[in-house]
């Protein structure tokens, strides 16, 4: 320096202004946000000059990944039934479950563009509510992708 253990800390932002109503922070109009790992032709360094080498930073919509619903697979309880399958409801476990489930083009530059520049558009669990919610309440003082520390008479 790497690897493996075990501990422990950290790990999400945003509704401001108008309109229509009996009622909307939920609809319309104009705004506002943007977890994590990755990857550079951006930005800074190495390095006085370069560079396609190195080292950091760097993407909601590129490639995975996370938390919520759903699925499935065990339990018990109900309730059917001769007896069970099916069916309700609780619990507990499974992401090698391709489900809900996402979203990007276009013109420049350039050897190259998925990230750079310009311009235009898109996407956002579940349950709640006087009225349909990324932004407002709730599970959530919760999980957790991952970051980091210390620590072992480990390898």
């Nucleotide at each position: 320096c790497g690897c493996c253990g075990u501990u422990c800390u950290c790990a999400g932002g945003g509704c401001g202004g108008g309109g229509c109503g009996g009622a909307a922070u939920u609809c319309c109009c104009c705004a506002c946000c943007g977890g994590c790992g990755g990857u550079a032709u951006g930005c800074g360094g190495g390095c006085c000059c370069a560079g396609a080498c190195c080292c950091g930073c760097c993407a909601g919509c590129c490639c995975g990944c996370g938390a919520g619903c759903g699925g499935c697979u065990c339990u018990g309880u109900c309730a059917u039934u001769c007896a069970a399958c099916c069916g309700a409801c609780a619990g507990a476990g499974u992401g090698u479950c391709a489900g809900c489930a996402g979203a990007u083009c276009u013109g420049g530059u350039g050897a190259g563009a998925g990230g750079c520049c310009a311009g235009a558009g898109c996407c956002g669990a579940c349950g709640g509510u006087u009225a349909a919610a990324g932004u407002c309440c709730g599970g959530a003082u919760g999980a957790a992708a991952g970051a980091g520390a210390a620590c072992g008479a480990g390898c």
Model confidence (mean pLDDT): 79 of 100. A computed fold for a 155-nucleotide RNA from Ruegeria arenilitoris, annotated as FMN riboswitch aptamer (RFN element). Rfam family: FMN riboswitch aptamer (RFN element). Rfam links the family to the GO term FMN binding. It was read from a public genome assembly, where an Rfam model found it.